[in-house]
Context: one part of a larger RNA
């Protein structure tokens, strides 16, 4: 893991509510008594007579027989009256115009372990532990070999003496070497493994504060500690066992049969509050009431200061003109006094550009009211009361703001959606597009698609693309400045009196213009830039020379023979363009099966439509039948109706001509389940009504057993 069995809203007390039943101004209890029949007031205290109107259901009557009218009218509503409190007196508050009580089922609050399981912990006139380990005490045991050579002692020499020196002897030491025993455990972060083990290599101590055996002692807020919060039996920042104990847990996991109806919230306020609660909001169910309600559309009438726009105010801001004052900075003139110019400053005018906290202006939406329509509503709306909740971590996306460089970011407003929602499309994909779901059958479409995978035109017309560009609605999967090509529209200029390009030829004279200069000749620089001959030719656009020379260009002719040049705008392609296993439109592949504009047909969903049935609702005693609508999704949750199990009571039955159980199969029911047949089995069992529950398992690292 799997299988079988076990396994979680219970019980008591006491409140509340629906329902059922008994009795009823009383009910109940053995009784004391309790609840009710009177309230108001803080208290002293005082203390409630059935009146009038409207009107739903119902009932009665009437007719024009239906969305009818009239009368009556329980309950209901309003007014009045009464009790009481308040006040000088009031508006006013509470109460009265009569229904309770007892029992039982169910739901739920509270107190209890309170649906079940789960801590770390706390405590004890409760114990057990020092066979591990820490320290201490008692009795014991152990330490190869070698090295160094303290004090003391002996001898010799020296000395006046004290004493010194030398040579021996001697054998001290938390001395040295040491894989001897023994102890430790440094590195290999080696090997191995049974929770800290063992092994191998390497390493430290090894006569000492040494190592070690046996015995004994110290006990839990206590011991022991060369101190690490170490150790005290694999347990230590307070041991272990038992008890208080079902500690507590706002936290986590689990919580067992079916169908039908409705169906949320993740917001506000408060909170030692932010993982929780309380109240409100939103859900559901019941009662009450009796006629309107609305989130819709249009019109009309309002109120408004946003978007936009503007500069009339406030504030910012560009350039200029006119005028002013003469305080400030700078400059100039002057010996100084002083004077002048300019910048800055103030006012007026023109002009450029702005504002969430500017407005001379000013929408659309949205909002309010009224009217009409529409939708909902006697199958009971709106309103009111009560029972039971859940929720109070939200998220995504469109539009609009804010914060931020930005974010699959954060804080908001307003819709939709997911959460709680399936189905079709987007290859895959919670919230994007389509559309929301009872069970079957037939048809039609939506989004999106129609070469193959893969249902449907390798359809039609006209263009573009040569880059595999592309084959991507978005989420989302990037791309810019710049450079280059193709293509379309359009403006202007030149052109058969010959354009543009190319080829051939010319491209001159005054003159080497003047000046400057060593030189300056079209071409270092300055000034001027004329005239002639011409088809045309610059006092020269570039290269070049020391200066000349030389080579092109402008400009002209000839040849040639039809378009050429340039600007604006659109489309499209290339480049710019770098990433790590595999190329990447879902794939194959495609030159259309890409892109743009248009047309026709088809496919395609639980949508729409037709049909049968089921369910829900109304009429209805039941059944049958008829009818209703923009009926039928659903998490938390509320409500309703059922299935099955065990035991008891009553009753009806079955069974050796075969009960229960069990294996396989058939049939019925929306389902929980029921029933029948055959085999096995061999003695009990079932239906109906009713009562009572230790009553339903797939999950809790659930428990026990098996495997």
């Nucleotide at each position: 893991g799997c299988c079988a069995g076990g396994g979680a809203g219970u019980u008591u007390a006491u409140g509340a509510g629906c329902g059922u039943g008994g009795c009823g101004a009383g009910g109940u209890g053995a009784g004391a008594g309790c609840c009710g029949a009177a309230g108001c007031g803080a208290a002293a205290g005082c203390a409630a007579g059935u009146g009038c109107c409207c009107g739903c259901a119902g009932c009665a009557c009437a007719c024009u027989u239906g969305a009818u009218g009239u009368g009556u009218a329980a309950g209901g509503g309003g007014c009045g009256u009464c009790g009481u409190g308040g006040u000088a007196a009031u508006u006013c508050g509470c109460g009265a115009u009569c229904a309770g009580u007892c029992a039982c089922u169910c739901u739920u609050g509270u107190a209890a372990g309170a649906c079940c399981c789960g801590a770390a912990g706390c405590c004890g006139u409760u114990g057990u532990g020092a066979u591990c380990u820490a320290c201490a005490c008692c009795c014991g045991a152990g330490c190869a070999u070698g090295g160094c050579g303290a004090a003391g002692c002996u001898g010799a020499u020296c000395u006046g003496a004290c004493g010194a020196u030398c040579a021996g002897u001697g054998g001290a030491g938390g001395c040295c070497a040491g894989a001897a025993a023994c102890u430790a455990g440094u590195g290999g972060u080696g090997a191995u493994u049974u929770a800290u083990u063992u092994c191998c290599c390497u390493u430290a101590g090894g006569u000492g504060a040494c190592u070690u055996g046996g015995g004994u002692g110290u006990a839990g807020g206590g011991g022991u500690g060369a101190u690490a919060g170490u150790c005290c039996u694999g347990u230590c920042g307070a041991a272990c066992a038992c008890g208080g104990c079902a500690a507590u847990a706002g936290c986590g996991a689990g919580u067992u049969c079916c169908c039908c109806c409705c169906g949320a919230a993740u917001u506000g306020u408060g909170u030692c509050u932010c993982a929780g609660c309380a109240c409100a909001g939103c859900g559901u169910c019941u009662c009450u009431c009796g006629a309107g309600a609305a989130u819709g559309a249009u019109a009309u009438a309002g109120a408004g200061g946003u978007a936009g726009a503007g500069c009339a105010c406030u504030g910012a801001u560009u350039a200029g003109a006119g005028g002013g004052a003469g305080c400030g900075g700078u400059u100039c003139c002057g010996a100084a006094a002083g004077g002048a110019a300019u910048c800055a400053c103030c006012c007026u005018c023109u002009c450029c550009u702005c504002a969430a906290a500017c407005u001379c202006c000013g929408a659309a939406u949205a909002c309010u009211a009224u009217a009409u329509c529409u939708u909902c509503u006697g199958a009971g709306a709106a309103g009111g009361a009560g029972g039971c909740a859940g929720u109070g971590g939200g998220g995504u996306u469109g539009a609009c703001c804010g914060a931020g460089u930005a974010a699959g970011u954060c804080u908001g407003u307003u819709g939709a959606c997911c959460u709680a929602u399936a189905c079709g499309g987007g290859a895959u994909u919670g919230a994007c597009c389509g559309u929301a779901c009872g069970u079957g059958g037939g048809g039609u479409u939506a989004a999106g698609g129609a070469c193959c995978c893969u249902a449907a035109a390798u359809g039609c017309u006209g263009a573009u693309u040569a880059a595999g560009u592309g084959u991507g609605a978005a989420u989302c999967a990037u791309a810019a400045a710049g450079g280059a090509g193709c293509u379309u529209c359009u403006g202007c200029c030149c052109c058969c009196a010959g354009a543009c390009a190319g080829u051939c030829g010319g491209g001159a004279g005054g003159u080497a213009g003047g000046c400057u200069u060593a030189g300056a000749a079209g071409c270092a620089g300055c000034c001027a830039u004329c005239c002639u001959c011409u088809a045309a030719a610059c006092a020269a656009c570039g290269c070049g020379u020391a200066a000349u020379a030389g080579c092109g260009g402008a400009c002209c002719g000839a040849c040639c023979g039809a378009g050429g040049g340039u600007g604006c705008a659109g489309g499209u392609u290339c480049u710019u363009a770098a990433g790590a296993u595999u190329u990447a439109c879902g794939g194959g592949g495609c030159u259309a099966a890409a892109u743009c504009a248009g047309c026709u047909u088809c496919c395609g969903a639980u949508a729409c439509u037709c049909u049968a049935c089921c369910c829900a609702g109304a009429c209805c005693a039941a059944a049958a039948g008829u009818c209703u609508g923009u009926g039928g999704a659903u998490u938390a949750g509320g409500g309703g109706g059922g299935c099955g199990a065990a035991c008891g009571g009553a009753u009806u039955g079955c069974g050796c001509a075969g009960a229960a159980g069990u294996a396989g199969g058939g049939c019925g029911g929306u389902g929980a389940c029921g029933u029948c047949c055959u085999g096995u089995g061999g003695a009990g069992c079932a239906g109906u009504c009713u009562g009572u529950u230790a009553u339903g398992a797939a999950u809790a690292u659930c428990c026990u057993g098996g495997u």
Molecule: large-subunit ribosomal RNA, domain II
Organism: Candidatus Bilamarchaeaceae archaeon